[in-house]
Predicted 3D model of a 102-nucleotide RNA (TPP riboswitch aptamer (THI element)) from Pseudaminobacter salicylatoxidans. The model forms 96% of the base pairs in the Rfam consensus. Model confidence (mean pLDDT): 78 of 100. RNAcentral holds the sequence, with entries from Rfam.
RNA sequence: CAAAAUUCGUUGGGGUGCCGUAAGGCUGAGAGGUGCGAUCCGUGCCAACCCAUUGAACCUGAUCCGGGUAAUACCUGCGUAGGGAACGGAGUUUGGCAUGUC
Numbered sequence: 001c002a003a004a005a006u007u008c009g010u011u012g013g014g015g016u017g018c019c020g021u022a023a024g025g026c027u028g029a030g031a032g033g034u035g036c037g038a039u040c041c042g043u044g045c046c047a048a049c050c051c052a053u054u055g056a057a058c059c060u061g062a063u064c065c066g067g068g069u070a071a072u073a074c075c076u077g078c079g080u081a082g083g084g085a086a087c088g089g090a091g092u093u094u095g096g097c098a099u100g101u102c
Stems, first nucleotide, its partner, number of pairs: 001095004006090005011052004017026003032046006058083003064077001066075002
C1' cells in the first nucleotide's frame, strides 16, 4: 500500500404466506401487535428478524416450469436475467513494495 472476512456505532431497505368456524397446524431468520379505510383486501406506526453495492434481504418475470403437499415460492429451476437500501471506527489474517540492522 492492497485484499479478505469479523466486529461496533448510527442511518436506511425489506417481507409478514397457506390451511382452519375457532382453537390451532405447516415452512421459515422472521408469518407479530396496534389504528384507519373497508369486507376482495389496502395502508400508517411500533416490535422482532434479515439485509445494506463483495448487494438471492427483497421485488419483477409469475395466475411461470418441474417435483411434492391438506394447502402454500413447500423444494428446485428461472438466476453468469433485470431492479434493489451506506457511511464511519476498531483490531485480526494474507500478500506486495521500501528502508534499517545482522